[in-house]
């Protein structure tokens, strides 16, 4: 010197599904997969509805697999549903700075 393990630090980059009851107060309670199915504030939004955006909290993931598109796709499962598998080393997808796995080279020292 090199760095594809590790591990740490600052920054970043993402999902929140579905199925069943109660309720109508901008709710509640269960089931079922998962790491995670919203912690908490704020604005706004009715019955064909109970949700959107924002900041937060919790969890993943930063290049092979967080996630996102192909996809109202194809199979096999349930009550249902990316719930499972294929598709997939597919195309997109957020990185820096330490440490130093390993491999090299040189010096010095001791036997």
């Nucleotide at each position: 010197a090199u760095u594809u393990a590790u591990u740490c630090u600052u920054c970043g980059g993402g999902g929140g599904g579905u199925c069943g009851g109660a309720c109508c107060g901008a709710u509640c309670c269960g089931g079922c997969u998962g790491a995670g199915a919203c912690u908490g504030a704020g604005c706004g939004a009715a019955a064909c509805g109970g949700c959107g955006c924002u900041c937060u909290c919790a969890c993943c993931c930063g290049c092979g697999a967080a996630c996102c598109u192909g996809a109202u796709a194809c199979g096999g499962a349930u009550c249902a549903u990316g719930c499972c598998g294929u598709c997939g080393u597919a195309g997109g997808g957020a990185a820096a700075g330490a440490u130093g796995c390993u491999u090299c080279u040189g010096u010095g020292g001791c036997u």
Annotation: This is a predicted structure of a 111-nucleotide RNA (TPP riboswitch aptamer (THI element)). The model forms 92% of the base pairs in the Rfam consensus. Its Rfam family is "TPP riboswitch aptamer (THI element)". Rfam links the family to the GO term thiamine pyrophosphate binding. The coordinates come from a structure-prediction model, not an experiment, and the mean pLDDT is 78.